A computed fold for a 77-nucleotide RNA, annotated as c-di-GMP-I riboswitch aptamer.
The coordinates come from a structure-prediction model, not an experiment, and the mean pLDDT is 85.
Rfam family: c-di-GMP-I riboswitch aptamer. From the family's description: GEMM was predicted in a large-scale screen for bacterial structured RNA regulatory elements.

RNA sequence: GGACUGAAAUGGCAAACCCAUCGAAAGAUGGGGACGCAAAGCAAUGGGGCCUCGAAAGUGGCUGCCCGGCUACCAAA
Numbered sequence: 001g002g003a004c005u006g007a008a009a010u011g012g013c014a015a016a017c018c019c020a021u022c023g024a025a026a027g028a029u030g031g032g033g034a035c036g037c038a039a040a041g042c043a044a045u046g047g048g049g050c051c052u053c054g055a056a057a058g059u060g061g062c063u064g065c066c067c068g069g070c071u072a073c074c075a076a077a
Base pairs, nucleotide, nucleotide: 005075006074012037013036017032018031019030020029021028022027035064041070042069046067047066048065049062050061051060053058
């Protein structure tokens, strides 16, 4: 110095559930709360998948489902 690695430290995020608001819904945002997370940081206009509404075409949503892309803190074996 680096990693496809993750011991330690400092910090970070925040599932379920509850409350409020928005939405037809999936779900989102804020507050509380922690099951977990080394990218649980970003992007749904990368691909797959899932969910909503719809007879279908399609619509809206989920990155804390997977792969891929971009970016990034610390540093022992």